[in-house]
RNA sequence: AGCUUAUCAAGAAAGACGGAGGGACUGGACCCUGCGAUGUCUUGGCAACCGGCCACCUGGCACCGGUGCCACAUUCCACCCCAACCCAGAACGGGGCAGAUAAGGU
Numbered sequence: 001a002g003c004u005u006a007u008c009a010a011g012a013a014a015g016a017c018g019g020a021g022g023g024a025c026u027g028g029a030c031c032c033u034g035c036g037a038u039g040u041c042u043u044g045g046c047a048a049c050c051g052g053c054c055a056c057c058u059g060g061c062a063c064c065g066g067u068g069c070c071a072c073a074u075u076c077c078a079c080c081c082c083a084a085c086c087c088a089g090a091a092c093g094g095g096g097c098a099g100a101u102a103a104g105g106u
Stems, first nucleotide, its partner, number of pairs: 001106001003104006013043005021032003026078004044070003049066003052061003074098001079095003085089001
């Protein structure tokens, strides 16, 4: 880098550095941001994918280790299906694409 599988509406603070945009791509919206964002580091925390233990059932326990995460549902929508509702148009719901994370393989 790419493939497979699983999960993604819960949860989680402060300091230092730094100095301008940022929230993955594209478009639209909506928000965060010199009262210092995004990002990096430290401490703290959340959670339970893998390793651990029990069970052998899509499960349970613990958080020592490996990860991960700690603004807004993956911030929302955009592609397809269904269709509540008088017509229109389309809420809710379902699926897909993409993304993120973990594990395994190439």
Model confidence (mean pLDDT): 85 of 100. The RNA shown here (SAM riboswitch aptamer (S box leader)) has 106 nucleotides and comes from Spirosoma montaniterrae. Its Rfam family is "SAM riboswitch aptamer (S box leader)". From the family's description: The SAM riboswitch is found upstream of a number of genes which code for proteins involved in methionine or cysteine biosynthesis in Gram-positive bacteria. The source organism's lineage runs through Bacteria, Bacteroidota, Cytophagia, Cytophagaceae and Spirosoma. The sequence is in RNAcentral, with records from Rfam and Ribocentre.